[in-house]
RNA sequence: GCCGGCGUAGCUCAGUUGGUAGAGCACCCGCCUUGUAAGCGGACGGUCAGCGGUUCGAAUCCGCUCGCCGGCU
Numbered sequence: 001g002c003c004g005g006c007g008u009a010g011c012u013c014a015g016u017u018g019g020u021a022g023a024g025c026a027c028c029c030g031c032c033u034u035g036u037a038a039g040c041g042g043a044c045g046g047u048c049a050g051c052g053g054u055u056c057g058a059a060u061c062c063g064c065u066c067g068c069c070g071g072c073u
Base pairs, nucleotide, nucleotide: 001072002071003070004069005068006067007066010025011024012023013022019056028042029041030040031039049065050064051063052062053061
């Protein structure tokens, strides 16, 4: 330099015919317990890497950029 994959909640990841962004764990509150853990219930938490484009509508499609990983040279 060229090619490919990935970037979504604090963490691990779902989410493709484009149509309200989700789960588990963690944290917080409550229940249970003599108490703690476990278990159960609830709440909180997101500029979907960034910018631009297409569209009535974009995490999703297109372009560019950034970061990480791998391959080739």
Annotation
Predicted 3D model of a 73-nucleotide RNA (transfer RNA) from Patulibacter medicamentivorans. It matches the Rfam family "tRNA". By type it is a transfer RNA. RNAcentral holds the sequence, with entries from ENA and Rfam.